[in-house]
Molecule: Glycine riboswitch aptamer
Organism: Pseudomonadota bacterium
RNA sequence: AUAGCGUGCUCAGAAGAGACCCCGUUCAAUCGGGGCGCCGAAGGCGCAACACGCCCGGAAACGCUCAGGCAGAAGGACUGAGUACGCUGA
Numbered sequence: 001a002u003a004g005c006g007u008g009c010u011c012a013g014a015a016g017a018g019a020c021c022c023c024g025u026u027c028a029a030u031c032g033g034g035g036c037g038c039c040g041a042a043g044g045c046g047c048a049a050c051a052c053g054c055c056c057g058g059a060a061a062c063g064c065u066c067a068g069g070c071a072g073a074a075g076g077a078c079u080g081a082g083u084a085c086g087c088u089g090a
Base pairs, nucleotide, nucleotide: 003088004087005086006085007084008083009082010081011080012079013078018036020035021034022033023032024031037070038069039068043066044064045063046062050057
């Protein structure tokens, strides 16, 4: 120099599902409280094979829906590009 992986940062892209109902406050509310329905892609939780004498362990885009979300904005797993650092190999 180059390749792979990990992490951070920058840029671009990025789905789903009621701008639902009631009460209160208010000029009005996206504010506060309650109710029903719904979504999965922040986060969180669960596990098959396998491992283990037992317990403990054990992945996801799967499952749950605690949290979050259901106009727009914001957020957004993840993807791509660039960049910095680290690890590995030659």